[in-house]
Molecule: c-di-GMP-I riboswitch aptamer
Organism: uncultured Pseudomonadota bacterium
């Protein structure tokens, strides 16, 4: 310095839930709270899921329904970048 996460050490973050708020919405933010997480630090670049404002099929109209721009998810995987601590 580089893989590995054993033994510790200093912390780190923070799920479901509640409370306010934004958002058709999936969901985001802040508080509160811990289910866990060796990256649960950061980036949508592949690829999964999820939504369903605009479009666009199907329906005689309506509902429905079905694609899709777009949007969400990094705590779904991959991938990339940065990073704390030991060396059994």
């Nucleotide at each position: 310095c580089c893989c590995c996460g054993a033994c510790a050490a200093a912390g780190g973050c923070a799920a479901a839930c509640c409370c306010a708020u934004c958002g058709u919405g999936a969901g985001g933010u802040g508080g509160g709270g811990a289910c866990g997480c060796a990256a649960a630090g950061c980036u949508u670049c592949c690829g999964g899921u999820c939504u369903g404002c605009g479009g666009g099929a199907u329906u005689a109209c309506c509902u429905g329904u079905c694609c899709u721009g777009a949007g969400a998810u990094a705590g779904c995987g991959g991938a990339g970048c940065c990073g704390c601590c030991a060396u059994c």